[in-house]
Order: sequence, then C1' cells, then structure tokens
RNA sequence: UCCACCAUAGCUCAAUGGCAGAGCGGUCGGCUGUUAACCGAUAGGUUCUUGGUUCAAGUCCAAGUGGUGGAG
Repeated sequence: UCCACCAUAGCUCAAUGGCAGAGCGGUCGGCUGUUAACCGAUAGGUUCUUGGUUCAAGUCCAAGUGGUGGAG
C1' cells in the first nucleotide's frame, strides 16, 4: 500500500428497512439464623464518526476512524 471481516447497554452477543433486545453483571425487593443459590421487579443505549438513499436506516450506499486476519 491492497483485500476481507468486525464496531449495538459495564461484559459477551442478537435484531426481515417498521417501538433496539437477551444472557451475565448493577440496583431494589422476596426467600433465611446469615451468606451463596433461587424467585420477582427495575435502571442502564447519541447502535464508532460524517454524509447520502428512503415516508421510515442498527440494517442499504459513500467516505473516514479504530480493531482483527490475509496479500505484497
């Protein structure tokens, strides 16, 4: 320098172009001698950035940034 893939909650990851979710973790409560486990509830998001397409974009298109792998 070139090619491919990835970027979404604190972490690991989902999400046919149509209200952004799950597990774990956090908080509160229940359970009990207490803790753990278990059960219930709840909070938490500028979906990497900037543009474009569209009635509508996490999703499609372009450029950029960062990461991983490959080629030279």
Annotation:
A computed fold for a 72-nucleotide RNA from a Chloroflexota bacterium, annotated as transfer RNA. Taxonomically the source falls in Chloroflexota (Bacteria, Bacillati). Rfam family: tRNA. Rfam classes the family as a transfer RNA. From the family's description: Transfer RNA (tRNA) molecules are approximately 80 nucleotides in length. The RNAcentral record of the sequence draws on ENA. RNAcentral records the identical sequence in 2 taxa.